[in-house]
RNA sequence: ACUCUGGUUGAUCCUGCCAGAGGCCACUGCUAUCGGAGUUCGACUAAGCCAUGCUAGUGGAGAGAAUUAGAUUCUCCGCAUAAGGCUGAGUAACACGCGGAUAAUCUGCCCUGAAGUGGGAAAUAACCCCGGGAAACUGGGGAUAAUGUCCCAUAGGCGAUAGGCGCUGGAAUGCCCUUUCGCUUAAAGCUCCGGCGCUUCAGGAUGAGUCCGCGGCGGAUUAGGCAGUUGGUAGGGUAACGGCCUACCAAACCAUCGAUCCGUAGGGGCCGUGAGAGCGGAAGCCCCCAGAUGGGUACUGAGACAAGGACCCAGGUCCUACGGGACGCAGCAGGCGCGAAAACUCCGCAAUGCACGAAAGUGUGACGGGGGAACUCCGAGUGCCGUUGGAUUUAAUCCAGCGGCUUUUCUGGAAUGUAAAUAGUUCUAGGAAUAAAGGUCGGGUAAGACCGGUGCCAGCCGCCGCGGUAACACCGGCGACCUGAGUGGUGACCAUUAUUACUGGGCCUAAAGCGUUCGUAGCCGGACUGUUAAGUUCCCUGGUAAAUCCGCCAGCUCAACUGUCGGAAUUCAGGGGAUACUGGCAGUCUUGGAGCCGGGAGAGGGUAGGGGUACUUCAGGGGUAGGAGUGAAAUCCACUGAUCCUUGAGGGACCACCUGUGGCGAAGGCGCCUAUCCAGAACGGUCUUGACGGUGAGGGACGAAACCCUGGGGAGCAAACGGGAUUAGAUACCCCGGUAGUCCAGGGCGUAAACGAUGCCCGUUUGGUGUUGCGUGCUCUACGAGGGCAUGCAGUGCCGUAGCGUAGGUGUUUAACGGGCCGCCUGGGGAGUACGGUCGCAAGGCUGAAACUUAAAGGAAUUGACGGGGGAGCACCACAAGGGGUGGAGCCUGCGGUUCAAUUGGAUUCAACGCCGGAAAUCUUACCAAGAUCGACAGCAGAAUGAUGGUCAGUCCAAAGGGCUUACCUAACACGCUGAGAGGCGGUGCAUGGCCGUCGUCAGCUAGUGCCGUGAGGUGUCCUGUUAAGUCAGGUAACUAGCGAGACCCGUGUCUCUUGUUGCUAAUCUGCCCUCCGGGGCAGGUGCACACUGGAGAGACCGCUGGUGAUAAACCAGAGGAAGGGGCGGGCAACGAUAGGUCAGUAUGCCCCGAAUUUCUUGGGCUACACGCGUGCUACAAUGCGCAUGACAGAGGGUCGCCACGCCGAAAGGCGGAGCCAAUCCCUAAACAUGCGCUCAGUUCGGAUCGAGGGCUGUAACUCGCCCUCGUGAAGCCGGAAUCCCCAGUAAUCGCGAGUCACUAUCUCGCGGUGAAAACGUCCCUGCUCCUUGUACACACCGCCCGUCAAGUCAUUCGAGUGGGCUCUGAGUGAGGGUGCAUCCAAGUGGUGCAUUCGAACUGAGGGUUCGCAAGAAGGGCUAAGUCGUAACAAGGUAUCCGUAGGGGAACCUGCGGAUGGAUCACCUCCU
Repeated sequence: ACUCUGGUUGAUCCUGCCAGAGGCCACUGCUAUCGGAGUUCGACUAAGCCAUGCUAGUGGAGAGAAUUAGAUUCUCCGCAUAAGGCUGAGUAACACGCGGAUAAUCUGCCCUGAAGUGGGAAAUAACCCCGGGAAACUGGGGAUAAUGUCCCAUAGGCGAUAGGCGCUGGAAUGCCCUUUCGCUUAAAGCUCCGGCGCUUCAGGAUGAGUCCGCGGCGGAUUAGGCAGUUGGUAGGGUAACGGCCUACCAAACCAUCGAUCCGUAGGGGCCGUGAGAGCGGAAGCCCCCAGAUGGGUACUGAGACAAGGACCCAGGUCCUACGGGACGCAGCAGGCGCGAAAACUCCGCAAUGCACGAAAGUGUGACGGGGGAACUCCGAGUGCCGUUGGAUUUAAUCCAGCGGCUUUUCUGGAAUGUAAAUAGUUCUAGGAAUAAAGGUCGGGUAAGACCGGUGCCAGCCGCCGCGGUAACACCGGCGACCUGAGUGGUGACCAUUAUUACUGGGCCUAAAGCGUUCGUAGCCGGACUGUUAAGUUCCCUGGUAAAUCCGCCAGCUCAACUGUCGGAAUUCAGGGGAUACUGGCAGUCUUGGAGCCGGGAGAGGGUAGGGGUACUUCAGGGGUAGGAGUGAAAUCCACUGAUCCUUGAGGGACCACCUGUGGCGAAGGCGCCUAUCCAGAACGGUCUUGACGGUGAGGGACGAAACCCUGGGGAGCAAACGGGAUUAGAUACCCCGGUAGUCCAGGGCGUAAACGAUGCCCGUUUGGUGUUGCGUGCUCUACGAGGGCAUGCAGUGCCGUAGCGUAGGUGUUUAACGGGCCGCCUGGGGAGUACGGUCGCAAGGCUGAAACUUAAAGGAAUUGACGGGGGAGCACCACAAGGGGUGGAGCCUGCGGUUCAAUUGGAUUCAACGCCGGAAAUCUUACCAAGAUCGACAGCAGAAUGAUGGUCAGUCCAAAGGGCUUACCUAACACGCUGAGAGGCGGUGCAUGGCCGUCGUCAGCUAGUGCCGUGAGGUGUCCUGUUAAGUCAGGUAACUAGCGAGACCCGUGUCUCUUGUUGCUAAUCUGCCCUCCGGGGCAGGUGCACACUGGAGAGACCGCUGGUGAUAAACCAGAGGAAGGGGCGGGCAACGAUAGGUCAGUAUGCCCCGAAUUUCUUGGGCUACACGCGUGCUACAAUGCGCAUGACAGAGGGUCGCCACGCCGAAAGGCGGAGCCAAUCCCUAAACAUGCGCUCAGUUCGGAUCGAGGGCUGUAACUCGCCCUCGUGAAGCCGGAAUCCCCAGUAAUCGCGAGUCACUAUCUCGCGGUGAAAACGUCCCUGCUCCUUGUACACACCGCCCGUCAAGUCAUUCGAGUGGGCUCUGAGUGAGGGUGCAUCCAAGUGGUGCAUUCGAACUGAGGGUUCGCAAGAAGGGCUAAGUCGUAACAAGGUAUCCGUAGGGGAACCUGCGGAUGGAUCACCUCCU
């Protein structure tokens, strides 16, 4: 002390990045009461430029002078001015750091010791006098002193020579002593009498110079660099070594352990962060270095190459009398500029320190102190208590009022404090007074499912994502949360990140193993012994400055801060010990390696020779009309004789069968036979050697196909190309041709999905089963290099344990467990691109970025959906076999369209369209025209000076006390205004409830427990058989269970019992009537037999027999039975999905209108009509039509009703009128049967349309009803493509009823009558279910998605050229400096000249490098709805992809070779 969270998905696991949470630094928004501390504050950009003031002086005890009351001033002189302070431009370097060396050095002031301080001389400033100049400044003459200068002396010092071999030391070149010679030659005084100085020598201390080892940035798209370069000799120079410099000689020296070059950068102590290792920084404080506008040079001095000193050049600024001069804030303040970015032209030498001085002291923008700044850290406050009332459910909190307490702060006063102040501290008076914000509230992430506004707009957002009318996400309000005198934003850094992995990652498929091999450097290395002690390890000593950091304690009231002490600071140097391991040295060994021998195996390579079939061409013969090709065709070949058969000749390429997850090779790759040459591997051996090995950066060699060059060759095939098809097009797929090429020889290229997508070597770790080669043993033998079994080694497959892995999988041929070495990876795109380099004849290869852009891209697996994938099953909304229709005509009806004042609105594949029960004359009614009407409640204005209402008359009008005029009656309200309502068939079915349609005439949908999987999830629900069925049976890591199916409910079919009124009445009785005498009819009793009605039961279950099947489930057939395999027909009908339909049935959120989008009335419209579509009706006729006569139902309905019966009328209908609130009465049949007519015709078919007359309903039939009669008599003679319904009492056909309804059906819903044909199967079409497979889809194929072109925008590359910077080379000019020589006189620190050397700067030339600008060109990224196609994902409709070559608007196509990361079916082999 090590932590995660959000984001790729429908969901999952993984890889991987992006984002968030922490710390820290700079700027910035809003806000702000106080105090303390700090090494904070123009570092980042402009080492840019600076007005003004200040920042270095001091000494009277060295000396001279002027003035003077003190004393002050000037000058000479001494010391200091090389410190302090500032800055970080340069510098990649002995600059810095750590450790050493100086035997190669110097050191003022200071300390210690020793010795000295003798004699003499000449100048000069201030001063005085005279000049020049605008100024700065400067010239001449005169006087003078010293601790200034010079001369002489002595001591001393230095060098050389020879010796002592005396001392130190690792080593004498050092020190010491002696001899000789040479060089150099010291001193200064003052005094207060204490001292302070001066000179020499030696030593110390301090400070500095130089040298060495090691350490610390990036780039190889910088690989070779270097000419004083490397060394030597001699000399010069320096305090000192040295190419530091010069001359000569030699040709070295540095470099893959990264030289040189380029870029960047002051270094360190330290600072930030982190657990650490690290990573990043290196402004402030300390140490070192460097610099002072850029550059150069020396002087003085102990020390400088000195910038608050000098000289020169350059550029800049200023003054000027134009002659000439002055300046250098990267010192403190301050100004301009630059910028996102940084303070007062303050006070003081009181403290600390420094300089000078004997000292007093003086000076000090060092420093100390104050001012400004939320710059950092630390501390404090913005109140507390009681009570009353109110709010909330309590707790408790909040608000208001009243009362009380305290005074840190605040305001005022005094003292203290300080150099002087401020602040602080103490005392004192007053008064809760003077003091809270910022950000956030969708998730991550604490805090709103609050209100208003907005409506993919405005905006928010680190990331995911919000916003398209109900926004918890924008803006505002209220409320809440976090932090709090602060809080947010932007940018940098660390951590998060084991996403650079040393600690501590990976590379089969996610990014990643070089195509293969040989081998150099490097790294690593078998067994034993001895030695050494370099690595390693332990101890000691020194060092690692201080500050910082850590710990205890202590001082400021605490803390921050500060102090004493201790620790740490891993590295480094020296010394000592240990010796296991690694290394070095020496010796030995055989197991690794290598060699040798043996008999075998092999498509291993090179060369030469030989052979074979097919193909093609040519020639001969035969032969006749086609051949070839395809899905179908055509181009093409053919009567000048093809194809075909046959004979012969030529040519080039290739090598069937054998052939095998067989063999060989490093890989690429290698396949007829024979010979020869070369090479490798395995096995076996009592052989030889003796670690000789492994890997391998660079480097070398080999390296499919394509392609290139030269020369051959050319049968077949075949990029390009020509033609034919296909197609919307077809630069393709298919077809006919066809050139490079494919082949050979010699060169080049050097790439592939060069793949096991798996680097090489070694060791270790359960097995099974094939196969190849060699060996061994046993065995069989027709004896053959035969067969079988077991076993060892080596190779090559499959399955599989442990283990590993995200999983798929792998698994002794490792993707397991370890070791060694190499290569490679670090989100996606841009891009394997650009630039540079290098190789190549070219094509191109190798190496290989960035800007910019993006939140994902990706791997494996899961569930679905989908497939022009596969398998199985099923369905008359599928087919097949049949029947009847629709589509053609006329009409009815609905829809579209059009029209209209309006033709209200909805529904649009199945699943809208005779649908909204929607047959609208008015009403309905929602539409149009016209007219009229309506505001509960509150407020304001008005109103007993009469609101309002009612009414006669008049008027407006289609009409109306609706308005207006007038009059009367009544008696309190009031629509003029503002709100708010009623109402709305106004909007939203994408806000909803409810209801409904469809998937679905389906057979599915789930759960519990267990098991499997990291997980999504799977299993169960799968397989086989079977079923209408996930129905059932058997098998099975599943066993059970639920919803659905079934069961259930209703109707119907048979029987039994029961019930008899309004039903029925057979038998029987009575009455009447008719009679062909058999009988029949009617009515009433009676009865409940039958029928019927209502109710209760029985019956059917594959129960029985046979067969099939597994002996099962079940199926088939049969018997019995009214009914047979669900009897038949209905009802009910899963989890869900479809944003399906309905706000216009009702309900309902929100929005809107509100005197109109409300309400009422009249009229019109919904009924329009060039046209298109759908459902129907009637037909086209003879299985018919017409007329006449005669039968037989069921189910319903009926009082504003059904209406018997009678009469009138030709009929519709009318007038009377009984019965019936209904098993009682009424509505009530047609097809059919019988007879007659019609005779194939636009008809005696068909009835549209139109005319006339009549009837009914209703207020009203004109727009716009129905019916009857008469007349009229249209289209139509069976319907193209296509399409609908139906399997039995079904289709077809016939009528009846009901709904709606005043009237009106060809509609709908029911009812019965007559009553077929064909199949009893299949999965071909259309679909559905299940299993399986592929997937880049998940809004789920109506999916996804690629490229050109067009538009906008951004960055980049190339680019004729153009403009800068830096650097190198050589040339010229050359300020100034150094050295030497000569010369001059006024004799100096002098002038002049010559020679030589260094040399800034400038000029022009050339090279390199880098940065701008640029006409134009190119590709790339991004951008809701542009164009063309459809390349990829499914077998993606031609499997895809890789390399290469050609072609094409584009994706792409084609050739050659390769991969499977291809689906499907079949076969072979191998394995389980």

This is a predicted structure of a 1472-nucleotide RNA (small-subunit ribosomal RNA) from an archaeon. Its mean pLDDT, the model's own confidence on a scale to 100, is 81. The sequence is in RNAcentral, with records from ENA and SILVA. Its Rfam family is "Archaeal small subunit ribosomal RNA". Clan: SSU clan.